[in-house]
Context: one part of a larger RNA
Molecule: large-subunit ribosomal RNA, half A
Organism: Chloroflexota bacterium
RNA sequence: GGCGCACGGGGGAUGCCUGGGUGUCAGGUGCCGAUGAAGGACGUGGUACACUGCGAAAAGCUCCGGUGAGCCGUGUGCAGGCGCAAGAGCCGGAGAUGUCCGAAUGGGGAAACCCGGCGGGGGUCAUGCCCCGUCACUUCCCGGAAGGGAAGAGGGAACCGGGGGAACUGAAACAUCUUAGUACCCCGAGGAAAAGAAAGGAUUCCGCGAGUAGUGGCGAGCGAAAGCGGAGGAGCCCAAACCGUCGCUUACGGGCGGCGGGGUAGGAGGCGUCGCGAGAAACAGCGCCCGGACGGAAGGGGAACGGUCUGGGAAGGCCGGCCAGAGAGGGUGAGAGCCCCGUACUCGUAACGGAGGGGUGCUGGAGCGAAGAGCCUGAGUACCGCAGGGCACGCUAACCCGGCGGGAAGCAGGGCCGUCCACGGCCCAAGGCUAAAUACACCUGAUAACCGAUAGCGCACAAGUACGGUGACGGAACGGUGAAAAGAACCCCGGCGAGGGGAGUGAAAGAGAACCUGAAACCGUGCGCCUACAACCGGUCAGAGCCUCGAGAGAGGUGAUGGCGUGCCUUUUGGAGCAUGAGCCAGCGAGUUCAUGGCCGUAGCCAGCUUAAGGGAGGGACACCCGGAGGCGGAGCGAAAGCGAGUCUGAAGAGGGCGACUAGUUGCGGUCAUGAGACACGAAACCAGGUGAGCUACCCAUGGGCAGGGUGAAAGUCCGGUAACACGGACGGGAGGCCCGAACCCACCAGUGUUGCAAAACUGGGGGAUGACCUGUGGGUAGGGGUGAAAUGCCAAACGAACCUGGAGAUAGCUUGUUCUCCCCGAAAUCGCUUUAGGGCGAGCGUUGCCUGAUGACUGCCGGAGGUAGAGCACUGACUGGGCUAGGGGGCGUCAAGCUUACCGAACCCAAUCAAACUACGAAUGCCGGCAGGGAAGGGCGGCAGUUGGACCACGGGAGAUGAGUUUCGUGGUCGAGAGGGAAACAGCCCAGACCCGCGGCUAAGGUCCUGAAGUCCAUGCUAAGUGGGAAACGCUGUGGUCGUGUCGAGACAGCCAGGAGGUUGGCUUAGAAGCAGCCAUCCUUGAAAGAGUGCGUAACAGCUCACUGGUCGAACGCGACUGCGCGGAAAAUGGAACGGGGCUGAAGCAUGGCACCGAAGCCGGGGAUACGCUCCGGAAGGAGCGGCAUGGUAGGGGAGCGUCCUGCCAGCGGAGAAGGCGUCCUGGCAAGGGAUGUUGGAGCGGGCAGGAGUGAGAAUGCUGGCAUGAGUAGCGAGAAACAUGUGAGAACCAUGUUCGCCGAAAGUCGAAGGUUUCCGACGGAAGGUCAGUCCGCGUCGGGUUAGUCGGGCCUAAGCCGAGGCUGGAAAGCGUAGGCGAUGGACAACCGGUGAAUAUUCCGGUACCGAUGGAGUGGAGGCGAUGGCGUGCGCGUUGGGAAAGGUCAGCCUCUGAGUGGAUUGAGGUGGCAAGCAGGGAAAGCCUGUGAUGCCGGGCCGCAAGGCCAGAAGUGACUGUACCCGGGGCCGAGAAAAGCGCCAUGGCUGGAGAAACUCCGUCGCCCGUACCACAAACCGACACAGGUCGACGAGUAGAGAAUACUAAGGCGAAC
Repeated sequence: GGCGCACGGGGGAUGCCUGGGUGUCAGGUGCCGAUGAAGGACGUGGUACACUGCGAAAAGCUCCGGUGAGCCGUGUGCAGGCGCAAGAGCCGGAGAUGUCCGAAUGGGGAAACCCGGCGGGGGUCAUGCCCCGUCACUUCCCGGAAGGGAAGAGGGAACCGGGGGAACUGAAACAUCUUAGUACCCCGAGGAAAAGAAAGGAUUCCGCGAGUAGUGGCGAGCGAAAGCGGAGGAGCCCAAACCGUCGCUUACGGGCGGCGGGGUAGGAGGCGUCGCGAGAAACAGCGCCCGGACGGAAGGGGAACGGUCUGGGAAGGCCGGCCAGAGAGGGUGAGAGCCCCGUACUCGUAACGGAGGGGUGCUGGAGCGAAGAGCCUGAGUACCGCAGGGCACGCUAACCCGGCGGGAAGCAGGGCCGUCCACGGCCCAAGGCUAAAUACACCUGAUAACCGAUAGCGCACAAGUACGGUGACGGAACGGUGAAAAGAACCCCGGCGAGGGGAGUGAAAGAGAACCUGAAACCGUGCGCCUACAACCGGUCAGAGCCUCGAGAGAGGUGAUGGCGUGCCUUUUGGAGCAUGAGCCAGCGAGUUCAUGGCCGUAGCCAGCUUAAGGGAGGGACACCCGGAGGCGGAGCGAAAGCGAGUCUGAAGAGGGCGACUAGUUGCGGUCAUGAGACACGAAACCAGGUGAGCUACCCAUGGGCAGGGUGAAAGUCCGGUAACACGGACGGGAGGCCCGAACCCACCAGUGUUGCAAAACUGGGGGAUGACCUGUGGGUAGGGGUGAAAUGCCAAACGAACCUGGAGAUAGCUUGUUCUCCCCGAAAUCGCUUUAGGGCGAGCGUUGCCUGAUGACUGCCGGAGGUAGAGCACUGACUGGGCUAGGGGGCGUCAAGCUUACCGAACCCAAUCAAACUACGAAUGCCGGCAGGGAAGGGCGGCAGUUGGACCACGGGAGAUGAGUUUCGUGGUCGAGAGGGAAACAGCCCAGACCCGCGGCUAAGGUCCUGAAGUCCAUGCUAAGUGGGAAACGCUGUGGUCGUGUCGAGACAGCCAGGAGGUUGGCUUAGAAGCAGCCAUCCUUGAAAGAGUGCGUAACAGCUCACUGGUCGAACGCGACUGCGCGGAAAAUGGAACGGGGCUGAAGCAUGGCACCGAAGCCGGGGAUACGCUCCGGAAGGAGCGGCAUGGUAGGGGAGCGUCCUGCCAGCGGAGAAGGCGUCCUGGCAAGGGAUGUUGGAGCGGGCAGGAGUGAGAAUGCUGGCAUGAGUAGCGAGAAACAUGUGAGAACCAUGUUCGCCGAAAGUCGAAGGUUUCCGACGGAAGGUCAGUCCGCGUCGGGUUAGUCGGGCCUAAGCCGAGGCUGGAAAGCGUAGGCGAUGGACAACCGGUGAAUAUUCCGGUACCGAUGGAGUGGAGGCGAUGGCGUGCGCGUUGGGAAAGGUCAGCCUCUGAGUGGAUUGAGGUGGCAAGCAGGGAAAGCCUGUGAUGCCGGGCCGCAAGGCCAGAAGUGACUGUACCCGGGGCCGAGAAAAGCGCCAUGGCUGGAGAAACUCCGUCGCCCGUACCACAAACCGACACAGGUCGACGAGUAGAGAAUACUAAGGCGAAC
């Protein structure tokens, strides 16, 4: 370390539970608000916080009613109270109170704050201060005005009407169209809204009509109405004519207006005229009064049980009773009709509502008739044109609506009836109102084949919370002790910890608060077996040993060793793949529902079947009963008229087409389709409405910043110069998008960093640094947009179009994922078409049901068509040689005729060839037909698919290079979707098609020496190369075989010995040429043989050889062709590595023949299962027997089951122990599974039969949680510590001290933002702190912020708001008056002390401002605005005055070696506002005063404090605050308040103004702690980053650079 067992930890699944949630139904209710809403802020309790309640009268106050013995809401105690019948508390009803914000309304505003006016009140001498009331705007009305009255404003989830109005999407693209008048925005209304009473027969809602008629790029789609059945049911009022009255007006004719009467229709009506007639009723509506049935809040009554057993507990078991208009439900220590709450039933009322009824008033009712050319009857209207919109209707387009233009009639009139016209019919527009049936929500109740804590609402829990974001907005997690807290007294260990052990409680503590059950991953401990030469998808088969149990048989655990063996999923032609996905575990996680159709099954009824909405009854939504409106069927044919068992076509009585010769329909179930998100998850995008300029871009307003050094423009002055200029020089001057360089800004280079210090930094360099500079604060510009010195840059860390929410579940021909079992069958990767090619539709191929009945593949025989393979060369072409030859070329030629030719060469002839697009020929096979055999095949109809990416091999072709593991066809096979054996391994090759079992047999391919089953088999050869066991042209005297042809005992071949000669140095040539440079010739002789010479060689000879000959030797020796097996040719990358290995040589190689054996999931034999067929039994379900070459299988079709949750019915189990968890055993008909038992657990649960589904998980870079791994690894974030002492359980870190180090234009000090208690003290140490911790910016408790004079409350800038007003579909935009708004203007206090924490705030001292009272002085002025005038501001340069600070000197104190002194050393000194006085041009200036104060030294004391001594306090230099000036420049440098002046008019003043003096009084609200270049702000962090202003010492230095230091602060948390 592995496996096993046991026991733990961790974790929070599972089971059970429910205080929560969800759906449905019924009933009820439905607006709130200036009498201040909705919604909030802040308060409110004896006690912290959160929720609830309430409002300063504050978990409450008053009254009425009910209930009632307890109560002070919840978490939730502690402390303290109230009530007990004289009625607390609680419940219901009606009142009171009701801070502040909010329409918000006195004005303002950054909501919950600030500031006012008026009237009244309190308080004060008086102002200040406090309380109550009141004060907005708009519209309308009254009014001359002043003023008064009324209404409005804002909110509301959904529902409703109206004004505006998308896009994605669909159309497989897209524009009309669709999505859709949807989403969204806006206005308005109400409990409903809307519509509605006819210019066509009320409106509305539901069911039909009907997916019909239509409409429609006649595409996708859109889609009525009439009419019918139901719910409900309701009708009315004006304008006008005419009459009257009042008012105004008149040109006197009249006109206009208000009010009253009249009047409301289409068979026209009304008025008027005439006639008749009543002066009225019933009835209806409304108002008021009486009255109070009834409803109705809180609430009341409400039957019936005991014993015994088990048990912690009885409601359970057993026994015996009882009630029931109540056996719904919940609770009670377990399961209760009779214990409790309830339930059926019943009772009940103040307020409130209020029926019938009675009374009364008003209104309607309210006239009838006649005649009819008097009058009236809704105008920029109807209507027309144009272009739109709405109607289902996209235009032939009627109807309705409004836009622009035109523009009637007037009852003898007008509109409509789908262009239009006629006839006919219906109706009366241009005014208005109107319940119910309908929509939605809330409340209460009931209910559920709804959920049960990853579910159900986002929320069972302090949830719209925590948390994220500038914001709009986004948005969690977290339930369970027990019956009862009986929540563990006491003891022990430990730090007076954390945690644990005892004891005790309890039925149980292994229920102990991290608490029911307590799974898995993961982490441990103990025991058994195994493991350190082994190579491993980790299993499986065999198996020794050891251990345990057992009497044994045997069983269990482990597993040395051997055999075999390439995870799972997805996607693919093909995956172990080095292609995808998964760290592991648990839970969650994907074909559903509705509508409409098709088919199948099943049930009811049947020439019929069936209801829908709705209604009835009922406790009820179920059952039941009504309801026939409608639907389908019952008749078809035709374009239609139409005819009809026929009809259409047609001349037709023809022919033909479609029909007729009968079965449907309605439920339920299954399956498929279509419309819906439609199996789940996933875009990039589009559109609408909002949120953002605290980042950044640009702009506006108002402020601030820039050490130091250098250069030296113009002007100017003087001199020179000129006629005068010009010009030159010197001085002077101080310009500049000037130079160098810090702060500041930027970001060019390099390195580091790259899981960082940092989501852009650090280090070292770099650029700008008076300018188009940098920067603070406040503002403006917004996405179809802004801004842009312009990059598509920036617009809150992702910008070619921000973000948020919505349309929305957009769409996704794409990718991924898609969950239990078994049985039967089983594809395709082809064809056609396709903006089609990775998608579809049809066909092909699969499956399944029904029908058909010999039609099938295949085989045999017979009959056919054909032009391939092959062959051939007549044809069409190609092509080689020869012959012949026209013609041509060359030569000759008087370049004439012609001749000639070893040149080319058509045609033709001979010979030999070639062809996909040649054929005078022509198979095999295939194809068609016929006849047989064949027999679960074939064919037809219907349901449901999948497939249209294929791959390799063989053969036949094309393309290619007669390349490819290439490509494309054809035929076949295999893989795909196929396991097994072989090929070492190896989808596609060879063999062979796996139903299951067995330690039986036979074979196939291929094998038989070992690995490794079977022959070291037989016979005959071959190979020597390890060829075998990789490769070509080419090469080879490797070797075997066959054949041919030579030489050879008359002696071959090879070797050896010898000869190889003479003419002659042949001739020529040559310098020479002698066999051997070259040319010509190549004879003769001798001889056994010998070339006028084969090669070497020489200058040439020579020389050496060869041919040839003899000898020797003694038997074979050459050459060639074909062929078997070999050899060379032969170089690659980790290591042998080109037989799988060992190894093999008369083989274990190769060839031939033979015998035997091995060898598979093939075949045979045995047993079994299933399907199918047949036979038998049976009514069926089913059973038995037999049969075969049945039973591999992806996509897919079909069939049968298992399990989970819930429901109904039936019968059961359970504290003597349910579910769930952890084990063991048994069982299965193959499985999904089932059962038994032990233990844990502690209250529910299963079985049978049906039914219904949120019903089965391993994968979706799935979701949530838990836990691993990496790993005790990286890291611990710039910079220095060491020691001693103290404290403490514990000290590198805390405290104190000593030494050392760091910063010092900062790492010191003070402010502004921002933060919001972090400040100070005590106590603490779980967590936070990158370690530790006794410590902390951490936890708990307590404390801390003190103002007339500091900041804000006064003023105005940009900008914003904005009465009226202008504009605009709405929302709204702009803007006058006016207001708000600091970053600016204005404005009164200083020093010291104290103090744990505040101080210009407290205290001391000394001042000042405003208001007000009193007293006095005083003696004539004073006041007076919102108006007018004035006051006020740039940049750079320079001079002077002068403070602080600094330096130097002086002075003083202390110190002073053992002593005295001195050098030395340490330090001190050189102070404040206003006021007054003086100086000064002025000053934040100087002097004096302020100040007998304060500061500073020493001693005593723990401290508080006390005591003693009480010195110096000048000068020079420098000097950018502040003050006063000068000159220069162009870009020409806020506003208002305040302040000053204007003061003739007005008011006031000798009854005493101003001013002054003195004494008093008053002075409000908000901020004030602390951090503040940072551990407290912005950066997720105690983060090397970012962040405005002020002070800013010494030495060196030009300097704020740099270095070192002072004061002061740090040593940075491993």